[in-house]
RNA sequence: GCCCCCAUCGUCUAGAGGACCAGGACGCGGCCCUUUCAAGGCUGAAGCAGGAGUUCGAAUCUCCUUGGGGGCACCA
Numbered sequence: 001g002c003c004c005c006c007a008u009c010g011u012c013u014a015g016a017g018g019a020c021c022a023g024g025a026c027g028c029g030g031c032c033c034u035u036u037c038a039a040g041g042c043u044g045a046a047g048c049a050g051g052a053g054u055u056c057g058a059a060u061c062u063c064c065u066u067g068g069g070g071g072c073a074c075c076a
Stems, first nucleotide, its partner, number of pairs: 001072007010026004018056001028044005049065005
């Protein structure tokens, strides 16, 4: 330098164009329960790496950028 893959709540993840102003688990906050703690029940906050495009509609498709991983080439 070229090519390929990946990026979603604090963490792990579901998602393949409309059922998603994005669901679940753990963790965190509040309340209930309990003599107390744990467990349990109810409830809440928290996320699509950034930008542009396509489309009636984008987490999802395309392009660019950023970051991470891998392969190839170069290495006088």
Molecule: transfer RNA
Organism: Anaerolineae bacterium